[in-house]
Molecule: small-subunit ribosomal RNA
Organism: Mesodinium pulex
RNA sequence: GUUUGAUCCUGGCUCAGAACGAACGCUGGCGGCAGGCUUAACACAUGCAAGUCGAACGAUAUAGUGGCAGACGGGUGAGUAACGCGUGGAAACGUGCCUUUCACUACGGAAUAGCUUUUGGAAACGAAAGGUAAUACCGUAUACGCCCUCCGGGGGAAAGAUUUAUCGGUGAAAGAUCGGUCCGCGUUAGAUUAGCUAGUUGGUGAGGUAACGGCUCACCAAGGCUACGAUCUAUAGCUGGUCUGAGAGGAUGAUCAGCCACACUGGGACUGAGACACGGCCCAGACUCCUACGGGAGGCAGCAGUGAGGAAUAUUGGACAAUGGAGGCAACUCUGAUCCAGCCAUGCCGCGUGCAGGAAGACUGCCCUAUGGGUUGUAAACUGCUUUUAUACAGGAAGAAACCGCUCUACGUGUAGAGCUCUGACGGUACUGUAAGAAUAAGGAUCGGCUAACUCCGUGCCAGCAGCCGCGGUAAUACGGAGGAUCCAAGCGUUAUCCGGAAUCAUUGGGUUUAAAGGGUCCGUAGGUGGAUAAUUAAGUCAGAGGUGAAAGUCUGCAGCUCAACUGUAGAAUUGCCUUUGAUACUGGUUAUCUUGAGUUAUUAUGAAGUAGUUAGAAUAUGUAGUGUAGCGGUGAAAUGCAUAGAUAUUACAUAGAAUACCAAUUGCGAAGGCAGAUUACUAAUAAUCAACUGACACUGAUGGACGAAAGCGUGGGGAGCGAACAGGAUUAGAUACCCUGGUAGUCCACGCCGUAAACGAUGGUUACUAGCUGUUCGAACUUCGGUUUGAGUGGCUAAGCGAAAGUGAUAAGUAACCCACCUGGGGAGUACGUUCGCAAGAAUGAAACUCAAAGGAAUUGACGGGGGCCCGCACAAGCGGUGGAGCAUGUGGUUUAAUUCGAUGCAACGCGAAGAACCUUACCUACUCUUGACAUCCAGAAAAUUUGGCAGAGAUGCCUCAGUGCCUUCGGGAAUUCUGAGACAGGUGCUGCAUGGCUGUCGUCAGCUCGUGUCGUGAGAUGUUGGGUUAAGUCCCGCAACGAGCGCAACCCUUGUCCUUAGUUGCCAGCAUUUAGUUGGGCACUCUAAGGAGACUGCCGGUGACAAACCGGAGGAAGGUGGGGACGACGUCAAGUCAUCAUGGCCCUUACGAGUAGGGCUACACACGUGCUACAAUGGCGAGUACAGAGGGAAGCGAGACAGUGAUGUGGAGCGGACCCCUUAAAGCUCGUCGUAGUCCGGAUCGGAGUCUGCAACUCGACUCCGUGAAGUCGGAAUCGCUAGUAAUCGCAGGUCAGCAUACUGCGGUGAAUACGUUCCCGGGCCUUGUACACACCGCCCGUCACACCAUGGGAGUGGGAUGCAAAAGAAGUGGAUAGUCUAACCUUCGGGAGGACGUUCACCACUUUGUGUUUCAUGACUGGGGUGAAGUCGGAACAAGGUAACCCUAGGGGAACCUGGGGUUGGAUCACCUCCUU
Repeated sequence: GUUUGAUCCUGGCUCAGAACGAACGCUGGCGGCAGGCUUAACACAUGCAAGUCGAACGAUAUAGUGGCAGACGGGUGAGUAACGCGUGGAAACGUGCCUUUCACUACGGAAUAGCUUUUGGAAACGAAAGGUAAUACCGUAUACGCCCUCCGGGGGAAAGAUUUAUCGGUGAAAGAUCGGUCCGCGUUAGAUUAGCUAGUUGGUGAGGUAACGGCUCACCAAGGCUACGAUCUAUAGCUGGUCUGAGAGGAUGAUCAGCCACACUGGGACUGAGACACGGCCCAGACUCCUACGGGAGGCAGCAGUGAGGAAUAUUGGACAAUGGAGGCAACUCUGAUCCAGCCAUGCCGCGUGCAGGAAGACUGCCCUAUGGGUUGUAAACUGCUUUUAUACAGGAAGAAACCGCUCUACGUGUAGAGCUCUGACGGUACUGUAAGAAUAAGGAUCGGCUAACUCCGUGCCAGCAGCCGCGGUAAUACGGAGGAUCCAAGCGUUAUCCGGAAUCAUUGGGUUUAAAGGGUCCGUAGGUGGAUAAUUAAGUCAGAGGUGAAAGUCUGCAGCUCAACUGUAGAAUUGCCUUUGAUACUGGUUAUCUUGAGUUAUUAUGAAGUAGUUAGAAUAUGUAGUGUAGCGGUGAAAUGCAUAGAUAUUACAUAGAAUACCAAUUGCGAAGGCAGAUUACUAAUAAUCAACUGACACUGAUGGACGAAAGCGUGGGGAGCGAACAGGAUUAGAUACCCUGGUAGUCCACGCCGUAAACGAUGGUUACUAGCUGUUCGAACUUCGGUUUGAGUGGCUAAGCGAAAGUGAUAAGUAACCCACCUGGGGAGUACGUUCGCAAGAAUGAAACUCAAAGGAAUUGACGGGGGCCCGCACAAGCGGUGGAGCAUGUGGUUUAAUUCGAUGCAACGCGAAGAACCUUACCUACUCUUGACAUCCAGAAAAUUUGGCAGAGAUGCCUCAGUGCCUUCGGGAAUUCUGAGACAGGUGCUGCAUGGCUGUCGUCAGCUCGUGUCGUGAGAUGUUGGGUUAAGUCCCGCAACGAGCGCAACCCUUGUCCUUAGUUGCCAGCAUUUAGUUGGGCACUCUAAGGAGACUGCCGGUGACAAACCGGAGGAAGGUGGGGACGACGUCAAGUCAUCAUGGCCCUUACGAGUAGGGCUACACACGUGCUACAAUGGCGAGUACAGAGGGAAGCGAGACAGUGAUGUGGAGCGGACCCCUUAAAGCUCGUCGUAGUCCGGAUCGGAGUCUGCAACUCGACUCCGUGAAGUCGGAAUCGCUAGUAAUCGCAGGUCAGCAUACUGCGGUGAAUACGUUCCCGGGCCUUGUACACACCGCCCGUCACACCAUGGGAGUGGGAUGCAAAAGAAGUGGAUAGUCUAACCUUCGGGAGGACGUUCACCACUUUGUGUUUCAUGACUGGGGUGAAGUCGGAACAAGGUAACCCUAGGGGAACCUGGGGUUGGAUCACCUCCUU
């Protein structure tokens, strides 16, 4: 950083840091110091890495005999979980060379190699004969303080060389060094490894060893190890240290140092002081090489180097100058140890690639831009300065103290000191000087957040990026490029790994009601913990001292390389272990005592505590008998079922099984599960009280044991009711369910298993402490009978505290102590495998691969609910009239078409944009044309503009032609217009309404939406705005941690209803006069007109209400409670509609997607839908007569009277830009007549004919008129719409659009109802509350089977490897024993031989190898099981709301699947009611 709309918490994932024996990518100037096969303990060509001594020997000798050394140094980490290592101790040992001391170093002897000769073999290497030396070998003597001993005694040595002084040799005793051995403690993981062990454990005796020891053997005993983890399996060299970390820890064991192990693999011994021996030997095996095929040779895990493996790791270098080692008296020789050099940015450290000035903030360029500019940028140019580094030239160390050699001095005569001389691989290197010149030297990564750094272009869920979240679907700061910026820098990034952050295994330092997590309960073993007092001890603990804790490293001081890295020196530290001396508070041990913890006895009570009997009544079912007759039963409604063979109902009797109404309760008891009629017996428990007794006997409790609902299992009974499975009937799209009728296991009993549940208070046990109030159960004490106090339980509310919150709160989830159990992201999975238990079902234990970045808890705001409450609305109801059926009109869908232009699509598209498509409109199609264009601005040139006629053409247009020369002027020219030309540009009803502005619809004229301050809450948020009333209203009143305010409501505006004032023509006419006529005179009272006022405010009265707001009724009034109507539309929702009104970003077209013209199309037509008109008739049609409006319009207009026509209309033209004239006859109505219920005298579609009008033009495609024709239709299924009063219904009139065209739209008036009990229900809305797994918000979310693709994994007949146990076989080399088959110099001899030895043979042990049989592990396997993942598949709809049958847990059965049903359990269920308790 990341779960959410937001919040707090839990919790995982990821990042920033440091490190590295690293690798990879890009890049690369220098130096110093370090480092450099982590993989194949794979195989190795070649060279070198161990020799030396002539002062041991012979000898020509580098060969040989002999001595010393090849056990050091160097390499590697395979094995090893071990006394291997670390640390600290110990006793039963050895020790060449070195040091010290004592003693000795005498006399003899026999061989042998080399060599010579002969000889075998290819070679390696031998064989025989002869002669020979030694510091080689042997004997004798001597022998101590040596060894053995039965204490008498016995045994044991040597080597000389060379020369006068040394080097040696032998024995002994010490030392030092090094080594062998033993012990305490520490040292990885797995229990899905729980038992292992016969030389095993011990003893006695013997053998063996340098030494103790079952080390080995014989005998005896039966031990030894193990839950504090034996045995087995896997992995691993250990340590000092290294990396990280605040530390504790965690990880690691390269380089350097200590120890161990190994040397091609396995075994073995020899020699030796030391080996079971890296560059020694023997044997076996694999591999490689040589061979004359008979035999032989070899071992780089030494230094270089090669191949192979691998992401990956260097030269077949120089020197012994220094340090060290071996031999030697020494010189010296050897030394791939070592010292140096080479390669590599592998790491650490240092230096440089220049420094200073320089703004016109230069030009140009890149990039961006609002076109003004900005940025690159003091950067460059330019001026001055410097020369580290690199280059060239010159000079030039330290490392050499010392050894050796020579000389001298001192004294103890073999040591010390002094002087001189000699010796350098690195290396002519470090370093120093001089010369010239900015000259020779910068890249990498990143730029969405975390995380420092931003713009443009390209791309368009593509290409790609990505550590996590995520980015990309046409405006990408996230991809790619560019410009710019940021961070590091000779490096920079990436990848791998480890630590950190991670308190995310929590000792320091976590948790477990609901997030993961308390075992179902109790008893109890080991273990852990444990009351009071005193004494003692000194194990823990604390303190002092001593030893040790290697060096290096880390840290500190100082010092040396110019600094640093690096190095030297000194110190500190090494937190540990051991020894010792003290202290004694606490813990522990021992001893003694105590009573408060615990227990026992006694007394009094209590209870659905348990087990086994006995017994009772109600109900149900069945049977028998009676009465009785047609139904019963069941449901939402039904049916299956029962019943005339007599059911149900009812009466009596009988039988059977199971369960115990009322009492009954937040009651009681029990460890939990659980326990309920009554009663008896037995058993156990708890509480209280007062005493007595024991004297810490206690708490917890791994392993273990017992108990443990329901279901289920076994055997035998029993079986009334209920009732999985099953059957039938319903419901349904289906219904393997919910509902109904039946019904088997089961439910019951006995005995035995099982051992699990939401076995829950989702809260382990024990103890102590910490405010209160109020119920209830069982006791006790006191009582003035009101009560008070107290013990043990069981409930509610609350304080502090705790808690993420909800909540909890003496019955803690508070404060503490002790013990046990359990947790560590979600899924996979409580699955697989293994094991244990079980008759089975299954239980217990219990992973991994793989996959995701979340999963989760509590609370908040919304939204939603087939949740609840309150309220409103033509929402329902009550009514009136329609639509849906017919014909036609109109719009849409669909279809068709060259085109049927485009948009609008639930309400909120569909007589909508369109207030009017024949051309035009027009955007569409076909054809013909134009290209700076039909339209705008600019430039150049020309021409006035304009216009007549003819021809061609469908026209646009083209060609020819007539007329016309204008206006202003400073005479240069200019303005308007047209044409031509070039280019900037025009143009687009092309796309994107999901880039936008503006406008509009809708919820909705619904009553809501918010803010400031304060307060509450960790917070999201809440409060206010909720509550009680009231209203049309968040309207008003009251109350209240709120107080105020804003946008909405209302009012203010228009109109209408009454009156008044003013005014009186074109309006009006009461009275007067006149008349056919308000026509005229006259008048302005009235009507009307249009300006201004008045009026209505719950103001008044009564009642209700809370003394309120308000409501109800009444009076007055033209009007009464917003009088009627209109305009007015809060915060917002729908990515709602519109790029085709307009504007506009971006994209696209540019001789076309622009423009013009003609014709066509938008008017098509099997069909479907919406909205209307006209009807179906008598409340009517038709005919005749007759009455009364309002509001509008009128100049390319309305058009009167008159005349013509049946009529549409025509002729003609009075009047009028209008209170004057015209449109203009209103119609329904009323009066009279006719029709008589019919497809009609209803209805008028359709069609034929004839016309009128408008217009350039009525064919596609106008309206109207007349004559004729006379279709469907007789009131309309499911469904559905409007309307509450001047409303519905009905009747006509006018206007806009418009040349013409109205059933549409917008207005106007005429006539003029019915009904509303009411809010149960449908729809929509508002407020409060509740549940939620929803937040794209129920059109939500989401489960399982099936199908497809991919991935990992289990089973699997088996198959193939590895490891290993047991039982056998086998037996090389070797060692040990035995042995007289063969041979035999030293010594002894009685000379025969013996002792001793060698070879051979044999026995024991034993490696390779072989067989059989187990165990274990890995790989693979036809087929098969589930699991996971995957934009748009199928079937259903299980869960989330009461999720539409509440859900879930255990169990059993069933079913395509989610699931369903039975039994028991839980609330982590909504709603309503009741009971109880609490608060006020």